RNA sequence: CAAGUAGCUUAACGGAUAAAGCAGUGAUCUACGAAAUCGAAGAUUGUAGGUUCGAAUCCUACCUUGG
Numbered sequence: 001c002a003a004g005u006a007g008c009u010u011a012a013c014g015g016a017u018a019a020a021g022c023a024g025u026g027a028u029c030u031a032c033g034a035a036a037u038c039g040a041a042g043a044u045u046g047u048a049g050g051u052u053c054g055a056a057u058c059c060u061a062c063c064u065u066g067g
Base pairs, nucleotide, nucleotide: 001066002065003064004063007022008021009020010019015053025039026038027037028036046062047061048060049059050058
């Protein structure tokens, strides 16, 4: 100096219930699988404070990782 969001990879103008892909999982299909199709689940947004009507987003300190 940069980054930290689901198991992994990434989105998300300060504003409605944080959105996808992959993985995993259920169903359909199949003699059985794979593939394909259709679902459901999964997040204390690194931690603690602050600002604000409202914070993943802005500010401060700390932690972790990379340079």
Predicted 3D model of a 67-nucleotide RNA (transfer RNA) from Guillardia theta. The coordinates come from a structure-prediction model, not an experiment, and the mean pLDDT is 81. Its Rfam family is "tRNA". By type it is a transfer RNA. Its family is annotated with triplet codon-amino acid adaptor activity in the Gene Ontology. The sequence is in RNAcentral, with records from ENA. The organism belongs to Guillardia, within Eukaryota.